[in-house]
Two RNAs folded together computationally: RNase P RNA and transfer RNA, 445 nucleotides in total. It holds a member of the Rfam family "Bacterial RNase P class A". It is annotated as a ribozyme. The coordinates come from a structure-prediction model, not an experiment, and the mean pLDDT is 78.
RNA sequence: UCAGAUGGCCGGAUGGCCGCUGGUCUUUCGAAAGAAGGACUGGAGGAAAGUCCGGGCUCCACGGAAACACGGUGACGGAUAACAUCCGCCGGGGGCGACCCCAGGGAUAGCGCCACAGAAAUGACACCGCCUACCGGCCUAAAGCCGCGGCAAGGUUGAAAUGGUGCGGUAAGAGCGCACCGCGUCUCUGGCAACAGAGGCGGCAUGGCAAGCCCCACCGGGAGCAAGACCAAAUAGGGACGGCAAUUGAUGCGUUUCCGCAUCGCCGUCCGGGUCGGUCGCGCGAGGCGGCGAGCAAUCGCCGUCCCAGAGGAAUGGCCAUCGCUCGCUCACGCGAGCACAGAACCCGGCUUACAGGCCAUCUGACGCA
RNA sequence: GCGUUCUUAGCUCAGCGGGAGAGCGUCGCCUUGACAUGGCGAAGGCCGCUGGUUCGAUCCCGGCAGAACGCCCCA
Numbered sequence: 001u002c003a004g005a006u007g008g009c010c011g012g013a014u015g016g017c018c019g020c021u022g023g024u025c026u027u028u029c030g031a032a033a034g035a036a037g038g039a040c041u042g043g044a045g046g047a048a049a050g051u052c053c054g055g056g057c058u059c060c061a062c063g064g065a066a067a068c069a070c071g072g073u074g075a076c077g078g079a080u081a082a083c084a085u086c087c088g089c090c091g092g093g094g095g096c097g098a099c100c101c102c103a104g105g106g107a108u109a110g111c112g113c114c115a116c117a118g119a120a121a122u123g124a125c126a127c128c129g130c131c132u133a134c135c136g137g138c139c140u141a142a143a144g145c146c147g148c149g150g151c152a153a154g155g156u157u158g159a160a161a162u163g164g165u166g167c168g169g170u171a172a173g174a175g176c177g178c179a180c181c182g183c184g185u186c187u188c189u190g191g192c193a194a195c196a197g198a199g200g201c202g203g204c205a206u207g208g209c210a211a212g213c214c215c216c217a218c219c220g221g222g223a224g225c226a227a228g229a230c231c232a233a234a235u236a237g238g239g240a241c242g243g244c245a246a247u248u249g250a251u252g253c254g255u256u257u258c259c260g261c262a263u264c265g266c267c268g269u270c271c272g273g274g275u276c277g278g279u280c281g282c283g284c285g286a287g288g289c290g291g292c293g294a295g296c297a298a299u300c301g302c303c304g305u306c307c308c309a310g311a312g313g314a315a316u317g318g319c320c321a322u323c324g325c326u327c328g329c330u331c332a333c334g335c336g337a338g339c340a341c342a343g344a345a346c347c348c349g350g351c352u353u354a355c356a357g358g359c360c361a362u363c364u365g366a367c368g369c370a
Numbered sequence: 371g372c373g374u375u376c377u378u379a380g381c382u383c384a385g386c387g388g389g390a391g392a393g394c395g396u397c398g399c400c401u402u403g404a405c406a407u408g409g410c411g412a413a414g415g416c417c418g419c420u421g422g423u424u425c426g427a428u429c430c431c432g433g434c435a436g437a438a439c440g441c442c443c444c445a
Base pairs, nucleotide, nucleotide: 001366002365003364004363005362006361007360008359009358010357012323013322014321015320016319017318018317020043021042022041023040024039025038026037027036028035029034045341049352050351052350053349054348055347056346057224058223059222060221070220071219072218073217074216076088077087078086079085090104091102092101093100094099105215106214110213111212112209113208114207127155128154129151130150131149135147136146137145138144163181164180165179166178167177168176182204183202184201185200186199187198188197189196190195228280229279230278231277238271239270240269241268242267243266244265249264250263251262252261253260254259287306288305289304290303291302292301293300294299324339325338326337327336328335329334371441372440373439374438375437376436377435380394381393382392383391388425396412397411398410399409400408418434419433420432421431422430
């Protein structure tokens, strides 16, 4: 210098003027409710987004606990209020490397699936092949041929073919034997553990799929601020009490007629529920910043300091000046346009997704110079 | 704001690990004097997009995009 890796940060800046909105104090008017004004002060984000996880909070259900069902998570240790998050570590994979990726338990608990092709797809199998040592036949015998047989090395199909390579061995072959590697298992050592290393044994049994059912371990009661609580019109309807009218009708009950009882009508007073509307929930919090300490780290502890959005059709804007960046025109001076993604609505911790441009730190590889 | 479901041919839908299909519609031919009906045939699809699991994905899992429905009280 070029090419990269990881982590962190910013994401137009400053000033002035005029507005919008929340809070505190205050002045004037007013009996009060309140109205009008003044001063000071706060006013979008790293994702406020998607609503994918986890919690706080609220209501509902439930005597406690456990189990079943359903849903979720999945190596090990730690952090945390909790998590599918984070940190460290282990194992596997990728990269020359810094470093990155992994839904990373169990396939000898069981069931299921493995299309097409292929001889055979899990109870493995024999199409092309290899062999003729043993046995039988033809043959005097040998050779040869046929039969009875042996084998799975090679070919073929497939995503996948039942350990791999080499040597020996054999009629041909085969873990049949041996060495190394892989796999399984036992012991020892190290580590909290996952696991790693060493040694012994086993001749290989155990194909793949669990983001198919399932098994094992652990976690989870349900719903969500339109949760929920309070105040409370008009109209309609409900209830209680009192008064009036009516014993005619309807309905119900006493089995039916008769008869009896209750309700159904109007007016007045009072009560309670819901709706419109209003208030709260609703901004001091797993909070920010700084310092010290513990820890490899995530994180935690102590001390100091600060108060930092809270609307309800929904504020967070506009103009001017200077500067920065990008784009366009221009030889240039300069001029014009624009400021990435986006935008709170109960709150918090994460994840994911979108994002113009820029800054800082550490590290890797290649080349060059001293 | 919060919750639930869905996305397959022009329309309505089925399919749910191994060929992408049905009905209606469109087009062509036959039938008719002509039309309708009927018969025969054909075209038309990246299964919303993008990653992962798997030998293999419309299907299973994640992310993104879009669409629809519901929410309070009483009866």